[in-house]
Context: one part of a larger RNA
Parts: sequence; structure tokens; C1' cells
RNA sequence: CUGGGCGUAAAGGGUUCGUAGGUGGCCGGCUAAGUCAGACGUGAAAUCCCUCAGCUUAACUGGGGAACUGCGUCUGGGACUGGUCGGCUCGAGGGCAGGAGAGGAACGCGGAAUUCCAGGUGUAGCGGUGAAAUGCGUAGAUAUCUGGAGGAACACCGGUGGCGAAGGCGGCGUUCUGGACUGCAUCUGACACUGAGGAACGAAAGCCAGGGGAGCAAACGUAUUAGAUACCCCGGUAGUCCUGGCCCUAAACGAUGAAUGCUUGGUGUGGCGGGUAUCGAUCCCUGCCGUGCCGCAGUUAACGCGUUAAGCAUUCCGCCUGGGGAGUACGGUCGCAAGGCUGAAACUC
Repeated sequence: CUGGGCGUAAAGGGUUCGUAGGUGGCCGGCUAAGUCAGACGUGAAAUCCCUCAGCUUAACUGGGGAACUGCGUCUGGGACUGGUCGGCUCGAGGGCAGGAGAGGAACGCGGAAUUCCAGGUGUAGCGGUGAAAUGCGUAGAUAUCUGGAGGAACACCGGUGGCGAAGGCGGCGUUCUGGACUGCAUCUGACACUGAGGAACGAAAGCCAGGGGAGCAAACGUAUUAGAUACCCCGGUAGUCCUGGCCCUAAACGAUGAAUGCUUGGUGUGGCGGGUAUCGAUCCCUGCCGUGCCGCAGUUAACGCGUUAAGCAUUCCGCCUGGGGAGUACGGUCGCAAGGCUGAAACUC
């Protein structure tokens, strides 16, 4: 190379865009590079294989044949792949008309609650626990009422509901902006799929600079305890929030790469459309897109999956090859650092 795999056994890249490359719809003409056939030339000898022969046999040696699956030239074929020319519309994209949505960004606004501050009422406790204590309180707390300040998060609606490529997105309004879906079948005419490198995005924590700081809360202090690097309690700093710049990881999970086609059904739910009944709300039937559950065939080691496939196929990419050593060492590269990416071996079972 051939071959086997990747939901849970080792194995899908965190995600998208996209370069090279690989692959690519229907009809016709030309071509003949791939491809197929034939002929000729070549493919040294030895070796291998078949056969005959020579040493008493064999090894060994000699004769003959086959083979050397390759390459070149010429002639021919024209299905398929490629090239080229012309055409098509179902793939793809555009146009027009619609409605849905926590999709993104900026700005503004709102109410509930916690905390703090000021004042009123009021008096001896409050708080906390299994029980306590630390803590707060006669300098008037807790409770209650009024006013004010500030930050963060948005109860109910809320839903295996919606949107987004993933990470993720939830009070209300305005502006800017991305995508998807449905209907018409009006335009282009294969413009497509995938995607090594590359680029962009990428929860939380962490880092740098400047702000902010209500609540919560690593570290830390106190309490508890024989001890208590804890549980429980009282405090509490980074951080959590904002702006700008880094970091680039995750059980980044559907532990399931992307795309296309095909393959019985049932039942919910979200969006748009058609039909029927109806005054209408709405019910029923039905098309497309999404999202769940249950299940036929099939598949699977089993569990399970099952038109949202883990079924049947095709294309392209990524990845796996016993456990430990080890996601370590070394080197390279990126980073302010933390560290990330790439990634062994000895040895051992």
C1' cells in the first nucleotide's frame, strides 16, 4: 500500500468563513489525455515456474519452453472520466411579497429586592445554630414609617418554547445591523460540495491599564474541634460589573464533522402557506421549515439509534492503533505572565 475503525471500548478538529487541492446535475457536437482492443518493437543473461537431460540420488549443472503482469510506436473503438463548444433548469444564487424570533451592537428608561445614609415612632435585646459562641446593640440596635444614595440582576409571562456557526442570548423603548423561514416561479444558468495551510469568533477563570463596587465571595481573620489546611457560624480582599487590550482553554457534549440523495409510520409543539366547514373565534384535511417523544424495516458487542439515523449510499476534511511513563521532556512557535499549540523516548506491565 491493501485493510479495520471513531455516541458509551483508542479515535470528530470548540465553531465558522475560506485558499490550494479533491469531488461534482441534465442533453447534444467535436476531441482522444485517461480508458479499452489489436499489431509490431523492446522488456540482456542469471534467478522464479514447467519440461527434458547429466553427475549412483539430491543439492548442483545443462537444453528447451513459459513468464518478465512494464514501456514505446502505429491502427482502431468512443460507453465512462477529462478537455472544448453549444444548450437546459430540478442543484445553487438573485428579485418581489410576507410574517416569526432572549440573533448582534449602541444609547436611553423602569419597577421589585438587598445594602448604606438622614429623620420619625419605640425599648432591650437582635442575629445565628443541632446547641452555642465570635458579631451587632442603651453612643438607642432589631422591628416599623418617610425621604435619599448607589451598584448589580431582571420575579410572574417562561414552555424537552424561540434565535444563533459555536461560545451563547431573557425587564421596556429607540436607532443601526446579520441570518433563517414561507409564498410567487420573475431573473442568472452548475455559478456547487468539502476544505490541508490561513483568518475570524470563542463560557468561566486569569492577566494589563483606567473606572466602579450594592449583593455575593477564592484567599485571609474569627468561631467550632483533641486537631479542623473542612462541614456550620460571624466578618471579609481580589474577583464578579463597565471601557480598551491580552489569554484561547472546557464534560467547548448530541461525548455523534460537513454536504447531498434514498428508505413504513404514530403523536406533541414553534413559524409560514393552501383547502373545506363556519357570520366569526375556531375545528378538520394538507404543503414546507424547525424542535421533542414513541416506534417498522434495518443496524448495533450490547445499551440503544431509528426520515433531526448510530439505516442504505456517494464526496471531502479531521482523528485512532494496548496500559503506564505523558499531554510529560526536548526543540520550535505564540503569550506580559499564567500558560497554550505542536509532541517523543528510555524504562515498565